[in-house]
RNA sequence: GUCCCCAUCGUCUAGCGGUCAGGACAGCGGGUUUUCAUCCCGCCAACAGGGGUUCGAUUCCCCUUGGGGAUACCA
Numbered sequence: 001g002u003c004c005c006c007a008u009c010g011u012c013u014a015g016c017g018g019u020c021a022g023g024a025c026a027g028c029g030g031g032u033u034u035u036c037a038u039c040c041c042g043c044c045a046a047c048a049g050g051g052g053u054u055c056g057a058u059u060c061c062c063c064u065u066g067g068g069g070a071u072a073c074c075a
Stems, first nucleotide, its partner, number of pairs: 001071007010025004018055001027043005048064005
């Protein structure tokens, strides 16, 4: 240099064109408990950036950024 894969709440993860993007842990508030822990209820919080296709994009295509992997040249 070329090619391939990945990027979603603070963390891990579901999603394969129509979900006000779901779950677990963490955090916060409350309940239970003599206290702590456990357990229960509730809340908070995310689609890497830009463009395109489409009635509609987290999802498909292109570019960029970041991460991972494979491979060539050096006559």
Predicted 3D model of a 75-nucleotide RNA (transfer RNA) from Spirochaetales bacterium Spiro_12. The prediction has a mean pLDDT of 82. Its Rfam family is "tRNA". Its family is annotated with triplet codon-amino acid adaptor activity in the Gene Ontology.